The RNA shown here (Glycine riboswitch aptamer) has 106 nucleotides and comes from a Sphingomonadales bacterium. The sequence was found by an Rfam model in a public genome assembly.
[in-house]
RNA sequence: GCGCCGCGCGCGGGAGAGUGUGGCCCAAGGCAGCAAUGCCAACUGCCACCGCCGAAGGAGCAAGCCGCCCCCGGAAUCUCUCAGGCCAAAGGACCGCGCCGGCGUA
Numbered sequence: 001g002c003g004c005c006g007c008g009c010g011c012g013g014g015a016g017a018g019u020g021u022g023g024c025c026c027a028a029g030g031c032a033g034c035a036a037u038g039c040c041a042a043c044u045g046c047c048a049c050c051g052c053c054g055a056a057g058g059a060g061c062a063a064g065c066c067g068c069c070c071c072c073g074g075a076a077u078c079u080c081u082c083a084g085g086c087c088a089a090a091g092g093a094c095c096g097c098g099c100c101g102g103c104g105u106a
Base pairs, nucleotide, nucleotide: 001105002104003103004102005101006100008099009098010097011096012095013094018050020049021048022047023046024045029040030039031038032037051086052085053084057082058080059079060078065074066073067072
């Protein structure tokens, strides 16, 4: 120098699907009233229910794909939707660049 790797770091890109319904707490504030007081109440949070998404993680190999075909095996951006998510933001598999570290090679 080159190649591969990393529960590594930084920067950039990065999809899908609900601003759903009901209940509770809190309460900015609003309304009525001479007042005492009464009533309503957004946001946030929690719980339940309904609908939906797949690209953290997890699981599976039924379909499709690869190993020419059956058998058998394989892993995924395939499948499931446990977890997670469904305005924006955040997160985000994966991709690119740089740095760091390790291994290999000349």